[in-house]
Context: one part of a larger RNA
RNA sequence: GAACGAACGCUGGCGGCAGGCCUCAAACAUGCAAGUCGAGCGCCCAGCAAUGGGAGCGGCGGACGGGUGAGUAUCGCGUGGGAAUGUACCUAGUGGUUUGGAACAACUCAUGGAAACGUGAGCUAAUACUGGAUAAGCCCGUAAGGGGAAAGAUUUAUCGCCAUUAGAUCAGCCCGCGUAAGAUUAGCUAGUUGGUAGGGUAAUGGCCUACCAAGGCGACGAUCUUUAGCUGUUCUGAGAGUGAGAGAUCACGCCACACUGGGACUGAGACACGGCCCAGACUCCUACGGGAGGCAGCAGUUGGGAAUCUUGGACAAUGGGCGCAAGCCUGAUCCAGCCAUGCCGCGUGAGUGAUGAAGGCCUUAGGGUUGUAAAGCUCUUUUACCCGGGAAGAUAAUGACUGUACCGGGAGAAUAAGCUCCGGCUAACUUCGUGCCAGCAGCCGCGGUAAUACGAAGGGGGCUAGCGUUGUUC
Numbered sequence: 001g002a003a004c005g006a007a008c009g010c011u012g013g014c015g016g017c018a019g020g021c022c023u024c025a026a027a028c029a030u031g032c033a034a035g036u037c038g039a040g041c042g043c044c045c046a047g048c049a050a051u052g053g054g055a056g057c058g059g060c061g062g063a064c065g066g067g068u069g070a071g072u073a074u075c076g077c078g079u080g081g082g083a084a085u086g087u088a089c090c091u092a093g094u095g096g097u098u099u100g101g102a103a104c105a106a107c108u109c110a111u112g113g114a115a116a117c118g119u120g121a122g123c124u125a126a127u128a129c130u131g132g133a134u135a136a137g138c139c140c141g142u143a144a145g146g147g148g149a150a151a152g153a154u155u156u157a158u159c160g161c162c163a164u165u166a167g168a169u170c171a172g173c174c175c176g177c178g179u180a181a182g183a184u185u186a187g188c189u190a191g192u193u194g195g196u197a198g199g200g201u202a203a204u205g206g207c208c209u210a211c212c213a214a215g216g217c218g219a220c221g222a223u224c225u226u227u228a229g230c231u232g233u234u235c236u237g238a239g240a241g242u243g244a245g246a247g248a249u250c251a252c253g254c255c256a257c258a259c260u261g262g263g264a265c266u267g268a269g270a271c272a273c274g275g276c277c278c279a280g281a282c283u284c285c286u287a288c289g290g291g292a293g294g295c296a297g298c299a300g301u302u303g304g305g306a307a308u309c310u311u312g313g314a315c316a317a318u319g320g321g322c323g324c325a326a327g328c329c330u331g332a333u334c335c336a337g338c339c340a341u342g343c344c345g346c347g348u349g350a351g352u353g354a355u356g357a358a359g360g361c362c363u364u365a366g367g368g369u370u371g372u373a374a375a376g377c378u379c380u381u382u383u384a385c386c387c388g389g390g391a392a393g394a395u396a397a398u399g400a401c402u403g404u405a406c407c408g409g410g411a412g413a414a415u416a417a418g419c420u421c422c423g424g425c426u427a428a429c430u431u432c433g434u435g436c437c438a439g440c441a442g443c444c445g446c447g448g449u450a451a452u453a454c455g456a457a458g459g460g461g462g463c464u465a466g467c468g469u470u471g472u473u474c
Stems, first nucleotide, its partner, number of pairs: 001474004006470005013346006019339002021304001026302003030299003035060003040057002043054004067257003076179007085171002090167008098132004107122006138147003152159002180226003187217003192214008229254002234244002259280005282293004310336001312335003318332001319330004349379004359370004385410005393401001418463005423444003429458005439446002
């Protein structure tokens, strides 16, 4: 000098754009953040009906979106390759969509419990479940042969369903290279290293098991310890490197986690933030028998801290889920609110004005300086204020923002300047007070009676809605 998610002190007019718990991955009151489909199904309620509403069975979605960075020095990430894989929805193709059956919710009755929630008996539908048939292609098999499917709805035009092939997308796996510090960590390793066989998986593999062999890694740093999410944009810098690295943008980057630990279920996909089970800590309810909960979602609270915002509006746009659609949901998102936190822009007036007024300060007492500064005179009206009009964003229609941006008119200099420094480095000097005291200080150093260095005043320098200090990085 530059930078910052900054903080602190003094000060503070407006607008645009951005940013805003870096600390306790601490605990959380309250509300909301994931639903949707009646064109799959049977019921119940309201209604004259049309129709509307409700729980339930069923389908799809709750694996996305949103948060955080605890853990992880790891094929986690980056980069470049690879073969032994899966892929709902979507696209294209081929072939099918046949015939039967038995249940379970809802509901009714009875009944347990404070509640959470049940229990027993009975009835019932389906795109829920299931037997048979069929099999071009598919799977197993060298072959012969064997195996396996479906679901209908309706407004009659479609939407579906099953099998299979290919694509697209996404995901799992393997490998080369790169990826912090410490040797005051030198030896580490028994499923350990390899083989055979089997199991398991969508799939390779000690992934797992049995048997066999005795290997494997390591000064090119194994193991251990400490620290840390990784990359990229970004900052710094002439550049490379080193370092910093929270957010936004971009790579619809990647990974990990969801009170702590473990586990699987469902599913195309999870070992699942707002699903389930077990254990633990904590909090709450209880009729003491037993139950409920998980903000590292958006707001918000307490705590911690130098420090970080509203318990706001809307689905109008963009996007997502469901639905044929109308539409519903969406704290994603779009907006608004708060904060000089940053960057950028604008203003706080302009011209004229010398008895160089008064006052202040200095003085050699003559004067000098503050200073065209003020007053006065002549103007202007950005901003702020008042009145009126009023978009685009979105169109077939629909505007939260919003009577916003913007435009026109009105009055009136009116509504708007501070902070820091002045010994040298370093731009800017005098007087008074103080007297090694009080104090200053980034370094050198000032202060012990004439202090340009302390405190105040006048004057001056610098920056300016900011200025200065502290911290961190280059």
Predicted 3D model of a 474-nucleotide part of an RNA (small-subunit ribosomal RNA, 5' domain) from Micropepsis pineolensis. NCBI's taxonomy places the organism under Bacteria, Pseudomonadati, Pseudomonadota, Micropepsaceae, Micropepsis. The full RNA is in RNAcentral, with records from ENA, RefSeq and SILVA.